[in-house]
């Protein structure tokens, strides 16, 4: 400095224009002397930030931030 990739619940990850999800972790409750382990419910998100397109954007376009791989440049 140039190319590609990622950013969605506390964690890891789907969802690729038309009501935002699962796992696991927390919570409550059953069960069990009791814990774990099971099972049943709950909660938990301004989808990374400003714009733009669209009737309608997490999803399509820009621009910025972070992380992450590759290339150059200089010393």
């Nucleotide at each position: 400095g140039c190319c590609g990739g990622a950013u969605u619940a506390g964690c890891u990850c789907a969802g690729u224009g038309g009501u935002a999800g699962a796992g696991c972790a927390g919570c409550u409750g059953a069960u069990u002397u009791g814990u774990a382990a099971u099972c049943a419910g709950c909660a938990g998100g301004c989808c990374g930030g400003c714009g733009g397109u669209u009737c309608g954007a997490a999803u399509c376009c820009g621009c910025c931030a972070u992380c992450c791989g590759g290339c150059u440049c200089c010393a």

Transfer RNA from an Alphaproteobacteria bacterium, 75 nucleotides, folded computationally.
The prediction has a mean pLDDT of 81.
Its Rfam family is "tRNA". About the family: Transfer RNA (tRNA) molecules are approximately 80 nucleotides in length.
It was read from a public genome assembly.